[in-house]
RNA sequence: GCCCCGCAUCAAGAGUGGGCCGGCGCCCACGCCAACCUGCCUUCCCGGGCAAGGUGGCGGUCCUUCGAAAGAAGGACGAUGCGGCCGGUCAGGCAACCAAACGGGACCGU
Repeated sequence: GCCCCGCAUCAAGAGUGGGCCGGCGCCCACGCCAACCUGCCUUCCCGGGCAAGGUGGCGGUCCUUCGAAAGAAGGACGAUGCGGCCGGUCAGGCAACCAAACGGGACCGU
C1' cells in the first nucleotide's frame, strides 16, 4: 500500500476566501461541527461532560411497504470509527489544554 472478515453509527450539527478548471471536480488557508478511539473531569465501574491527542465531517444516494400528510419501518449500495509517536516493531517508553459537571454504584478509611 492492497484485499477479506467482525462490531457500532449514519437523528441532528457545522463554510467562507483563494488557486487550477469550460464543467464535474481537486487543492490550499483560516474557521466551524461531531464524543468513534485515547486522555482528562474521581481510586475503580456505569451514566454524563471536556474538541486536548488520533481520526472524521461541514452532499449520503436509491428502492420497497404503511400513511391524507407529517412521518415511520425495512433493504441495497456507500461512508466514518474501532487512537498517535519512538522502539528489533518484542519488552518497554513518550505527548495529550489555561477546558470540563457532576449523578449513581463499588472499594478503602474513620
This is a predicted structure of a 110-nucleotide RNA (SAM-I/IV (S-adenosyl methionine) riboswitch aptamer) from Roseiterribacter gracilis. Model confidence (mean pLDDT): 76 of 100. Its Rfam family is "SAM-I/IV (S-adenosyl methionine) riboswitch aptamer". Clan: SAM clan. Gene Ontology terms of the family: S-adenosylmethionine metabolic process and regulation of gene expression. Of the family's consensus pairs, 100% are formed in the model.